The RNA shown here (c-di-AMP riboswitch aptamer (ydaO/yuaA leader)) has 135 nucleotides and comes from Salinispora cortesiana. Its Rfam family is "c-di-AMP riboswitch aptamer (ydaO/yuaA leader)". Rfam describes the family as follows. This family represents a conserved RNA structure found upstream of the ydaO and yuaA genes in Bacillus subtilis and related genes in other bacteria. Model confidence (mean pLDDT): 77 of 100. The sequence was found by an Rfam model in a public genome assembly.

[in-house]
């Protein structure tokens, strides 16, 4: 002194997933966000054979190629990030996963259920317009 690593702090990312109370814990119940059921009235055409039909998600959908159930390349509808928000511009990334079990449009009342996982960083911290707040 210089590189890599763990691990705390503190910031900051996707996602609804964050907190307050009791309690030694497990758990328990509030608020807040979210998801699904469920009527008039509208509104669908279906159902049976068939890989039926639906939900959560941004995550659908084309071509091509090969070892053809798989997988692989390369796009796309769609999405997210660039350190308070908005519009635009540039840059950069995802673009899966699962769940329900023949059964569900939407929906007042009313009913039921998540609040889990996974990650980045000490930098000349992208750029322009603008509105709001704080100091």
């Nucleotide at each position: 002194c210089g590189u890599g690593c763990c691990g705390a702090c503190c910031c900051g990312c996707u996602a609804a997933a964050u907190u307050g109370c009791c309690g030694a814990a497990a758990g328990g119940u509030g608020a807040a966000c979210c998801g699904g059921g469920g009527a008039c009235c509208c509104g669908u055409u279906c159902u049976a054979u068939c890989u039926g039909g639906g939900g959560u998600g941004a995550a659908u959908c084309c071509a091509c190629g090969a070892g053809u159930u798989u997988c692989g390349u390369g796009g796309u509808a769609g999405g997210g990030c660039g350190c308070a928000c908005u519009u635009c511009c540039c840059g950069u990334c995802c673009g899966a996963a699962u769940c329900c079990g023949u059964c569900a449009g939407c929906u007042a009342a009313c009913c039921c259920g998540g609040u889990c996982a996974g990650c980045g960083g000490u930098a000349u911290c992208g750029g322009a317009a603008g509105g709001a707040g704080u100091c």